[in-house]
RNA sequence: UGCUUAUCAAGAAAGGUGGAGGGACAUGGCCCGACGAUACCUUAGCAACCUUCCCCCGGGGAAAGGUGCUACUUCCAUCCGCUGUAAUGGCGGACAGAUAACGC
Numbered sequence: 001u002g003c004u005u006a007u008c009a010a011g012a013a014a015g016g017u018g019g020a021g022g023g024a025c026a027u028g029g030c031c032c033g034a035c036g037a038u039a040c041c042u043u044a045g046c047a048a049c050c051u052u053c054c055c056c057c058g059g060g061g062a063a064a065g066g067u068g069c070u071a072c073u074u075c076c077a078u079c080c081g082c083u084g085u086a087a088u089g090g091c092g093g094a095c096a097g098a099u100a101a102c103g104c
Stems, first nucleotide, its partner, number of pairs: 004101005013043005021032003026078004044070003049066002051062004074096001079093005
């Protein structure tokens, strides 16, 4: 990097470095940002995929270790389908993406 499977409405912030854009890509919207964002580091925390314990399935517990995560639903829409309103909409799916596990 690619394939398969699962999940993506919940949860969890302080300090330091640094100094301009950032929320994956494109367009539009909505937001965050010199009261210092994004990013990186440290510490803390969240969750429970791997792990581990009970237990027959199913379910439940733990959190030392491997990952992950800690603004906004994956921030929202975009493509398809169904549906509602006077109007704004609602629901489902696909695509794309993220994360994990397994194998190559």